[in-house]
RNA sequence: AUGAAAGAUAGAGGCGCGGCCGACAAGAGUACGCACGCAAAAACGCCAGACAGCGUGUGCCGAAAGGGGAGGCCGCCGAGGGGACGAACGGGUGUCUGCGUGUUCGUUGCCCGGGCCGGGGGAUAACAUCCGUCGGACUGUCACGGUUGUGGAGCGCUAUCGAAAAA
Numbered sequence: 001a002u003g004a005a006a007g008a009u010a011g012a013g014g015c016g017c018g019g020c021c022g023a024c025a026a027g028a029g030u031a032c033g034c035a036c037g038c039a040a041a042a043a044c045g046c047c048a049g050a051c052a053g054c055g056u057g058u059g060c061c062g063a064a065a066g067g068g069g070a071g072g073c074c075g076c077c078g079a080g081g082g083g084a085c086g087a088a089c090g091g092g093u094g095u096c097u098g099c100g101u102g103u104u105c106g107u108u109g110c111c112c113g114g115g116c117c118g119g120g121g122g123a124u125a126a127c128a129u130c131c132g133u134c135g136g137a138c139u140g141u142c143a144c145g146g147u148u149g150u151g152g153a154g155c156g157c158u159a160u161c162g163a164a165a166a167a
Stems, first nucleotide, its partner, number of pairs: 002167001007161005014077001016076006024068001033060006045054002047098006080112003083108008092099001113139002116136004121131003141152004
């Protein structure tokens, strides 16, 4: 002079992430209830099968739940989200057998740096919202290259300690 690593602490990204509260919209002029008619059988329908159950029109009255939510507050920066597997519980008219689905919990570095826009798919009453997937530009970061760019992934990046060390 060159010069690490494990580990520890702090921090950055930005329409960043999650939780709680939440006017309000939607649900819905729907369900229920009431009045007056028509019908009194079948068919169709109510996730599938079996059995059971449920008729309908007009008028009046008229909700709620689940889902969303501007904004505010709190906690945060693998924040968190998703997948797979397991368990419990719920709703799909009732029972049984199934099916698919939702919620919660647990396990798992299996996937995702971040949000935005668009296509198509799923959940949903939904054109709200959410979740995959594909595409696009943008953005933070590192590496390579130095005109433009290309590539990687949060198992990352930055700062400090580790470290006046070892070699």
The RNA shown here (Lysine riboswitch aptamer) has 167 nucleotides. Model confidence (mean pLDDT): 77 of 100. The model forms 100% of the base pairs in the Rfam consensus. Its Rfam family is "Lysine riboswitch aptamer". Gene Ontology term of the family: lysine biosynthetic process.